[in-house]
Context: one part of a larger RNA
RNA sequence: UCCUGCGAGUUAUCGUGUAUGGCCAGGUUAAGUCUUACUGAGACGGAGCCAUAGUGAAAGCGAGCCUGAAUAGGGCGUUGGCAUGGGCAACUGUGCCGCGUCAUGCGCGAUAGACCCGAAGCCAAGCGAACUAGCCAUGGCCAGGUUGAAGCAACAGUGAAAUGUUGUGGAGGACCGAACCCAUGAACGCUGAAAAGUUCUGGGAUGAGCUGUGGUUAGCAGUGAAAAGCUAGACGAGUCUUGGUGAUAGCUGGUUCUCCCCGAAAUAUAUUUAGGUAUAGCCUCGAGUAUACGAACCAAACGGGGGUAGGGCUCUGAUUGAAUGCGGGGCAACUCAAUUUCAGUCAAACUUCGAAUACCGUUUGGGAAUCCUCGGGAGUCAGUCUACGGGGGAUAAGCUCCGUGGGCGAGAGGGAAACAUCCCGCAACCGUCAGCUAAGGUCCCAAAGUUCGGGCUAAGUGAAGAAGGAUGUGUGAUCGCUAAAACAGCUGGGAGGUUGGCUUAGAAGCAGCCAUCCUUUAAAGAGUGCGUAAUUGCCCACCAGUCUAGUGGUUGUGCGCCGAAGAUGUAACGGGACUCAAGCCCGACGCCGAAGCUACGGGUUGGAAUGAUCCUUUGGAUCGUUUCAGCGGUAGGGGAGCAUUCUGUAGUAGGAUGAAGCCGGUCCGUAAGGGUCGGUGGACGAGACAGAAGCGAGAAUGCAGGA
Numbered sequence: 001u002c003c004u005g006c007g008a009g010u011u012a013u014c015g016u017g018u019a020u021g022g023c024c025a026g027g028u029u030a031a032g033u034c035u036u037a038c039u040g041a042g043a044c045g046g047a048g049c050c051a052u053a054g055u056g057a058a059a060g061c062g063a064g065c066c067u068g069a070a071u072a073g074g075g076c077g078u079u080g081g082c083a084u085g086g087g088c089a090a091c092u093g094u095g096c097c098g099c100g101u102c103a104u105g106c107g108c109g110a111u112a113g114a115c116c117c118g119a120a121g122c123c124a125a126g127c128g129a130a131c132u133a134g135c136c137a138u139g140g141c142c143a144g145g146u147u148g149a150a151g152c153a154a155c156a157g158u159g160a161a162a163u164g165u166u167g168u169g170g171a172g173g174a175c176c177g178a179a180c181c182c183a184u185g186a187a188c189g190c191u192g193a194a195a196a197g198u199u200c201u202g203g204g205a206u207g208a209g210c211u212g213u214g215g216u217u218a219g220c221a222g223u224g225a226a227a228a229g230c231u232a233g234a235c236g237a238g239u240c241u242u243g244g245u246g247a248u249a250g251c252u253g254g255u256u257c258u259c260c261c262c263g264a265a266a267u268a269u270a271u272u273u274a275g276g277u278a279u280a281g282c283c284u285c286g287a288g289u290a291u292a293c294g295a296a297c298c299a300a301a302c303g304g305g306g307g308u309a310g311g312g313c314u315c316u317g318a319u320u321g322a323a324u325g326c327g328g329g330g331c332a333a334c335u336c337a338a339u340u341u342c343a344g345u346c347a348a349a350c351u352u353c354g355a356a357u358a359c360c361g362u363u364u365g366g367g368a369a370u371c372c373u374c375g376g377g378a379g380u381c382a383g384u385c386u387a388c389g390g391g392g393g394a395u396a397a398g399c400u401c402c403g404u405g406g407g408c409g410a411g412a413g414g415g416a417a418a419c420a421u422c423c424c425g426c427a428a429c430c431g432u433c434a435g436c437u438a439a440g441g442u443c444c445c446a447a448a449g450u451u452c453g454g455g456c457u458a459a460g461u462g463a464a465g466a467a468g469g470a471u472g473u474g475u476g477a478u479c480g481c482u483a484a485a486a487c488a489g490c491u492g493g494g495a496g497g498u499u500g501g502c503u504u505a506g507a508a509g510c511a512g513c514c515a516u517c518c519u520u521u522a523a524a525g526a527g528u529g530c531g532u533a534a535u536u537g538c539c540c541a542c543c544a545g546u547c548u549a550g551u552g553g554u555u556g557u558g559c560g561c562c563g564a565a566g567a568u569g570u571a572a573c574g575g576g577a578c579u580c581a582a583g584c585c586c587g588a589c590g591c592c593g594a595a596g597c598u599a600c601g602g603g604u605u606g607g608a609a610u611g612a613u614c615c616u617u618u619g620g621a622u623c624g625u626u627u628c629a630g631c632g633g634u635a636g637g638g639g640a641g642c643a644u645u646c647u648g649u650a651g652u653a654g655g656a657u658g659a660a661g662c663c664g665g666u667c668c669g670u671a672a673g674g675g676u677c678g679g680u681g682g683a684c685g686a687g688a689c690a691g692a693a694g695c696g697a698g699a700a701u702g703c704a705g706g707a
Base pairs, nucleotide, nucleotide: 001707002706003705004704005703006702011112012111013110014109015108016107017106018105019104020103021102022101023100026050027049028048032044033043034042035041036040054061055060064076065075066074067073080097081096082095083094084093085092086091115254116253118251122244123243124242125241126240127238133217134216135215136214137213138212139211140210141209142207144176145175146174147172151168152167153166154165155164156163180204181203182202185200186199187198188197219235221231222230223229257641258640259639260638261637262636267280268279269278270277271276281380282379283377284376285375286374287373288372295370297366298365299364300363301362302361303360304359310353311351312350316347317346318345319344320343321342322341323340327336328335329334383408384407385406386405387404388403389402390401391400392399413424414423415422429602430601431600432599434598435597436596440592441591442590443576444575445574449589451588452587453586454585455584456583462578468562469561472559473558474557475556476555477554478553479552480551481550489546490545491544492543493542495519496518497517500514501513502512525540529538530537603631604630605629606628607627608626609625610624611623612622613621614620615619642696644693645692646691647690648689649688654684661680662679663678664677665676666675667674668673
């Protein structure tokens, strides 16, 4: 990993709702007893329970009761509905139904283990000191070397001592260092040789030393030179056994056949609450009101309130410029500047104003009861993307928090290369080798135009990108010059006062400062740039000639250019490839294209009409026909079925001329499934109608066995 088997909403009681059945103003027995065809039934049993009356805390009272001083007010109650008679009415007669209760099934709740598996743990009774900690008893062990305490002796010394010297001696939690005990540092080892080691190095090694054997102390207890250490390889409360025990688990995982109808939520409030729960909201099922003079909803018209968007500056504040200049900086100069005026702005917490929508109401029109009320059952309380309006953030985030709409969630299909959230789809009941379209496409991959008309782009722009930059190019607008000759080119001129004045070493058009005139002229600046130490020199403006028809500036707009750097490999059109396009803009006509729409056939749900049959007959059920509208779906609600085992009818039908089971083929059914044939097998055993459940497996790191 696979195969086979096992494996999870059960049972009891009570409550509540619903369906069915019995009886009905009543319903029903419990324990127990009796009978019997004997473990299944039947009968008896009225104790008790529920209902028939409520109200009050209660005593109690009672169609009323309570509160209260009250006869007030208020609270909770008082036999209802339909049909048909009587009565002017109040009211009343009759019939039927209802109200009730018992039983059974089902849904849900409560109490119990309560759908199943799963803790770490807590407590109790026991078991452990073979590991380890301490202690007790009794034994054992410590190579070799070093040092040389006290004491003693001799000698010296003294009045005697003290004391000294030399010996002797052999002390010490003394020294060095094996065994032994330990474990300082490093490396290795780290699916190890080893669940703590190896090697080198290191500490103690006559001591608070090491060690054998026997004994002893234990679980809120022991032991501890104390680390909460150790108490048999996980001790801040041991292990194991057993019990409380199916501890508890707001947590994770799992929870087994089919089809049909509907179909959510990720919000509000509260919460020792935030991944839980309660109530509401949203879903479903049933009942009721109602079948329309028509609620929900939609549209139009009309009537409302508002203070948002926008605008504005009256108020509150902010703010720019100008004028004025109280007052201040001691005076002056200069400067700051209140107030007022003029002009211009800004505001979520400013408003003299003020929409569109939205909301409320009325009327009219549409309108498939979708609304509303009551009751049974839920799930949901982590949301997410997108468009728009905002807060937070950085007018960042696939960010975060609100509001409104749409989607995904729970939505398949087509498009966007791929792509929950974007676009199309009033979005998928089933079938068809039929048709039309949407978004998007139409050269090839790849279904459909190498379609038509007119432009643009030269950048492979298209097929990523800003500020900024540029005689790219198309098309407008506008202002100049120009046949009295422009623009560009070429030829020539470009002068004089004057080297203007000042400054300066110098300053001559051309370092700098000031001024910037006059003259001759076709024209020529007290000079645009280069240049010199300063001049000289080369240019320019300006003028003439030559030439010949356009030329220059500003500006709007279309499409392009630069700006443009990334990590495996082109890699920023899906690819090929594309240039009067297969790019971009404008216009036109086709076509392709989906589970959309249409066509044809079929199924099913609900409504309406209608026919037949049946029944417990103001009604219901079943089977048809016609017609209308539906049939995506997670959590979840509702409905209808299939299959398994057993029980009853019933030791039934069937069965050695072959049961069940197993294997294969084939047929039928919308599905779960059901027939039939053949083989195998070798003795049981359907179908039908009822009933009862240990009733359906692919998942639980499920359990057992096998491969």
This is a predicted structure of a 707-nucleotide part of an RNA (large-subunit ribosomal RNA, domain II) from Bipolaricaulia bacterium (SeqCode). Its mean pLDDT, the model's own confidence on a scale to 100, is 82. NCBI's taxonomy places the organism under Bacteria, Bacteria candidate phyla, Candidatus Bipolaricaulota, Bipolaricaulia (SeqCode). Its Rfam family is "Bacterial large subunit ribosomal RNA".